[in-house]
A computed fold for a 1396-nucleotide RNA from an uncultured bacterium, annotated as small-subunit ribosomal RNA.
RNA sequence: CCCUUAGAGUUUGAUCCUGGCUCAGGACGAACGCUGGCGGCGUGCUUAAAACAUGCAAGUCGAACGAGAUUGAGUUGGGUACUUGUACCUAAUUUAGUCUAGUGGCGGACGGGUGAGUAACGCGUGAGCAACCUGCCUAUCACAGGGGAAUAACACUUGGAAACGAGUGCUAAUACCGCAUAUGACCACAACCUAGCAUUAGGAAGGGGUGAAAGGAGCAAUCCGGUGAUAGAUGGGCUUGCGUCUCAUUAGUUAGUUGGUGGGGUAACGGCCUACCAAGACGACGAUGAGUAGCCGAUCUGAGAGGAUGAACGGCCACAUUGGAACUGAGAAACGGUCCAAACUCCUACGGGAGGCAGCAGUUAGGAAUAUUGGGCAAUGGAGGAAACUCUGACCCAGCAACGCCGCGUGAAGGAAGAAGGUUUUCGGAUUGUAAACUUCUGAUCUGUGGAAAAAAGGAAGUGAUGGUACCACAGGAGCAAGCCACGGCUAACUACGUGCCAGCAGCCGCGGUAAUACGUAGGUGGCAAGCGUUGUCCGGAAUGACUGGGCGUAAAGGGAGCGUAGGUGGUGCUUUAAGUUAAAUGUGAAAGACCGUUGCUCAACGACGGAACUGCAUUUAAUACUGGGGUACUAGAGUACAGGAGGGGUAAGCGGAAUUCCUAGUGUAGCGGUUAAAUGCGUAGAUAUUAGGAGGAACACCGGAGGCGAAGGCGGCUUACUGGACUGCAACUGACACUGAGGCUCGAAAGCGUGGGGAUCAAACAGGAUUAGAUACCCUGGUAGUCCACGCCCUAAACGAUGAAUACUAAAUGUGGGGUGGUAUCGACUCCAUCCGUAUUGAAGCAAACGCGAUAAGUAUUCCGCCUGGGGAGUACGGCCGCAAGGUUGAAACUCAAAGGAAUUGACGGGGACCCGCACAAGCAGCGGAGCAUGUUGUUUAAUUCGAAGCAACGCGAAGAACCUUACCAAGACUUGACAUACAGUAGCAUAGUAUAGAGAUAUAUGAAAUGAUAGCAAUAUCACUAUUGUACAGAUGGUGCAUGGUUGUCGUCAGCUCGUGUCGUGAGAUGUUGGGUUAAGUCUCGCAACGAGCGCAACCCUUGCGUUUAGUUACCAGCAGUAAGAUGGGGACUCUAAACGGACUGCCGUAGAUAAUACGGAGGAAGGUGGGGACGACGUCAAAUCAUCAUGCCUCUUACGUCUUGGGCUACAAACGUGCUACAAUGGCUGGCACAAAGAGAUGCGAAGCGGUAACGUGGAGCGAACCUCAAAAAACCAGUCUCAAUUCAGACUGUGGGCUGCAACCCGCCCACACGAAGCCGGAGUUGCUAGUAAUCACAAAUCAGAAUGUUGUGGUGAAUGCGUUCCCGGGUCUUGUACUCACCGCCCGUCA
Repeated sequence: CCCUUAGAGUUUGAUCCUGGCUCAGGACGAACGCUGGCGGCGUGCUUAAAACAUGCAAGUCGAACGAGAUUGAGUUGGGUACUUGUACCUAAUUUAGUCUAGUGGCGGACGGGUGAGUAACGCGUGAGCAACCUGCCUAUCACAGGGGAAUAACACUUGGAAACGAGUGCUAAUACCGCAUAUGACCACAACCUAGCAUUAGGAAGGGGUGAAAGGAGCAAUCCGGUGAUAGAUGGGCUUGCGUCUCAUUAGUUAGUUGGUGGGGUAACGGCCUACCAAGACGACGAUGAGUAGCCGAUCUGAGAGGAUGAACGGCCACAUUGGAACUGAGAAACGGUCCAAACUCCUACGGGAGGCAGCAGUUAGGAAUAUUGGGCAAUGGAGGAAACUCUGACCCAGCAACGCCGCGUGAAGGAAGAAGGUUUUCGGAUUGUAAACUUCUGAUCUGUGGAAAAAAGGAAGUGAUGGUACCACAGGAGCAAGCCACGGCUAACUACGUGCCAGCAGCCGCGGUAAUACGUAGGUGGCAAGCGUUGUCCGGAAUGACUGGGCGUAAAGGGAGCGUAGGUGGUGCUUUAAGUUAAAUGUGAAAGACCGUUGCUCAACGACGGAACUGCAUUUAAUACUGGGGUACUAGAGUACAGGAGGGGUAAGCGGAAUUCCUAGUGUAGCGGUUAAAUGCGUAGAUAUUAGGAGGAACACCGGAGGCGAAGGCGGCUUACUGGACUGCAACUGACACUGAGGCUCGAAAGCGUGGGGAUCAAACAGGAUUAGAUACCCUGGUAGUCCACGCCCUAAACGAUGAAUACUAAAUGUGGGGUGGUAUCGACUCCAUCCGUAUUGAAGCAAACGCGAUAAGUAUUCCGCCUGGGGAGUACGGCCGCAAGGUUGAAACUCAAAGGAAUUGACGGGGACCCGCACAAGCAGCGGAGCAUGUUGUUUAAUUCGAAGCAACGCGAAGAACCUUACCAAGACUUGACAUACAGUAGCAUAGUAUAGAGAUAUAUGAAAUGAUAGCAAUAUCACUAUUGUACAGAUGGUGCAUGGUUGUCGUCAGCUCGUGUCGUGAGAUGUUGGGUUAAGUCUCGCAACGAGCGCAACCCUUGCGUUUAGUUACCAGCAGUAAGAUGGGGACUCUAAACGGACUGCCGUAGAUAAUACGGAGGAAGGUGGGGACGACGUCAAAUCAUCAUGCCUCUUACGUCUUGGGCUACAAACGUGCUACAAUGGCUGGCACAAAGAGAUGCGAAGCGGUAACGUGGAGCGAACCUCAAAAAACCAGUCUCAAUUCAGACUGUGGGCUGCAACCCGCCCACACGAAGCCGGAGUUGCUAGUAAUCACAAAUCAGAAUGUUGUGGUGAAUGCGUUCCCGGGUCUUGUACUCACCGCCCGUCA
């Protein structure tokens, strides 16, 4: 220089942080599920180092040797047959082969397998052997003379079931043994030379001793062997530096142990072995012990550093059923050798024998799981041989397995009626989808036929298992070849149906309780693809053990404190060294792999060649800045001396006064004491109180202070003695003597323990009294250990600044304690400035998740120590150590959860705080709760008593009015395209209205009036309309879900709030604005302010009421004029009134208060005064609030019924409970009589006058009026007069009886009214609770809606017309600010324990 580094989900209402869990990636000797076309290259018992049937895996050499067998040829002898020289048989012999048991040689120690053991010089890497060996191979020198004795085979005899032997006899060798010869071999001496690394090594004149040999083939040449020696090569042995897992809940280990001397042994060093001597050796830099494990090149992962792994391939080691041992040999303590022991298996004649697949196949077992009892020595390699050759489960090939990697294919192009089918739908369509069909092509795979390799080069020839395979050519033929997983987020990909917290899913968060993109299925889509998913394991992400690269005030984490050992770190100058460090060179770092380049298989995987790399180790040389070692010097760190002042620093002894308690005596008398209130307790035997005297113990008021001292714990009356440390000044002395500090040692509050004292107060335990549902507590009365002292233990605390120690540096400001010096001003420094040490507050930079820290750091740096790694389990268990005990210290795991946690934010909440408001309390008035009745509800009952509403905010509510109807409920009787709508097709023009009969009626039957309308056509007729009927689509549902919804409504609340834009602050949620000082009914206004503006709310605009003006003047009005019984009439337009438009009120004016403001208070004027009274009007939102039964509506359900029609019943039931009302309980009254004054309304299927009848309800009557005209309509309370006289009454009127009236088809269930009679409870209402602040409460009537009839309800209207309000402590509700919080479903929260 280049290359290289990814995150996400999950704690919360939301945020930032800490922190764990989980996911996306890659890999595998894999396994499992579903699926499966071809080829190439690889790989394939990870478990039982479990047991193994069968076959094969190590033999070879006759050119070392004797012997045997056998084949061919020849010679000689004998015999037989005869063709007299042939054939056959047989014996001996010669010769040429072949085969072989045995002797002998070489090999069998290689190759092949496995990983049990091993924590080790086993492995890796580097070095060494002056302490060693090495068959076969290579090179060189020299030699091979002459003898001897055996033995297998074989023969005979013999034992044994077998395996296997035994005896006698014969025989050969390259088998064996002496002798001779022999060098630079070996051994003991040895003048001398060279070298080095300590013991020493190499060489060497000289003389002495010891030690060799084998032959074979060939006609021969010659070749193959043999012996001694030297050197090389190869292979091995030994030693050693460094590296190599976990546990300290393994801390001490070791007697051949460590070393020496002599001896032995070995190829060789060595306690390797032995005798003696010494007492060492190893260990916190982890010995010993325990557990686990073959090691490495490499492999996987990772940006890297690392982490994990050690299959295949390669190197080393170890092992061969288990344990032990040696023999042979160059080499073994020997996988397919021997011996012994053990276990197991097999054979057996029971006496005895045989065996070892962790070689290749294969079997059984185990297991989730791993292949053929294949071909060949053609190649490569190995053993033997002179060679031919033989052997070779090494190896080369083939078979099985998608086990992995790589490559190819399952077709290509065209093709819209966008087919059918499927899915879905808003019914229009959309999608599957150019996909298919169809047309034209191609030929990888496949089938057939023909051809056909390289692999064998060097080097002339032969030899091919694979294999007639790869490959090539031709022909046929789209024909035979696609699945798996996913589709809520992470994470690419969505709908329908089924299911209904079931069935199930799930890696984490989490889905499923009737509309599931999360379960199951289907369609569609996404991903990968001959595979795809799942499971398991490893790395990554995880900076979540942090070397690179983390932290410890509050999240996990600073040791309770000091002293100090080892260790780590360390001031300034000079000099030396060169250990660290840096550079260069050399050696090594095997090959394969990985990387780069080139190249070969059609590509790739795979292979070949070359390069670089292998960051390491070792040696040599060089450099000397820094660190280290040696030397020397210095004074700034540290210490000492000297001079001072400060202090509750420590230990011991002595002394003092106040107070509590107790004792004695006096005075004195009935209580004291205690509490929220009491009681237990004490007291007439004299307490408490008070006076005097005495005893005893403990603690030291005031001073006294976020002031002082100490390392921390801690330390407080005074005096004395002894004693530690810090500070200031000066600069005389030493000269780095320093910092930190694992272990260790010491100190260490309170409580507790031991022994002995002491004991006044206080006070665990305990007792009693209270409180309470209980009260093993809080409160009270007592009271023992203890509290105090001495000595000895204990060793822990929120032992806290929740902040380890040391050093240096980095703005200021203000106090306070200690000290001296200098300066300035001054007559004079106690005061001012500068300075050192301590302590405290604010605060810049910086830091921090924030809170906050900030020269006393939590800032910037350095050094050292301690500690942390999710929550719970647990500071628990076990073990060790300490302790008299209590207990302390060290300190886990199983299991379980997906969080636990820190800081800050918005709300909500608080029996937190501040301020404010409201008929919220208080002050009042009238009630409710008691009675009777009305009405609603619950409950109960019932065939049904239809349904809904449920704290406030359901309950005279939906319902502004259930006898039928309403009506939804029940019983019974009926209908089924339907009571109602639309469409189509067919038929008819009958039906219908009315009448009659049957029936409870619906309905059925019979009869049956009048007509059919429109268009075209002359007409018949056709079509349309209408009606009826049949059929099909469909209607219908007050059936479900208000937790699927719209709309509407209630409520907080007419409370004053709720928000936004831009800006600013904060990492952020958010904050600011909207907070603050005032003020208001009000987020109303004002001032201030990092805010400036704006919106929805407030207010105003609207209606009504109160005053006036103008206009208008009928049906309203009438002052004056005329006039009447009468504003009846003429007239008037003044008044009242009506109804339209204006005016008026704005803190506008004055004064006081206030910041000169906003505003408040008072006043003037005014009809009205501070939003004049009342209404309509209801912010963002809350309550899954109410309503599917007003209506609308998704989905679900019913369809001769859950629809429709009808009659009757029910909704009106009645033991009981509750709500809301009415009427009362009487004299502020009842009754009788008389007599005034309203407003607002309604009226044609209506209001209905006068008159008449009736006691009355009412009847009759019908004027007038569609209304400022007429009617309802009488207002009532009030007022006047009379009576009643406190009584369950002349109160009250329930209930009941009788007789009437009205409405209506119909008043039995079940209406209202009238008259007479009857005359119940009730004498002012427990706990509790409601409304109301002025024309209000209370009281009195009137009207209306609904309605045929049926109000004590509801909605309006006016008449009469009060009391009280000190005030905001308290109750309730609300608003603002603030504070705490583990709540946020928000205190009706959260949460702990016990039990099931």

Its mean pLDDT, the model's own confidence on a scale to 100, is 83.
It matches the Rfam family "Bacterial small subunit ribosomal RNA".
The sequence is in RNAcentral, with records from Greengenes.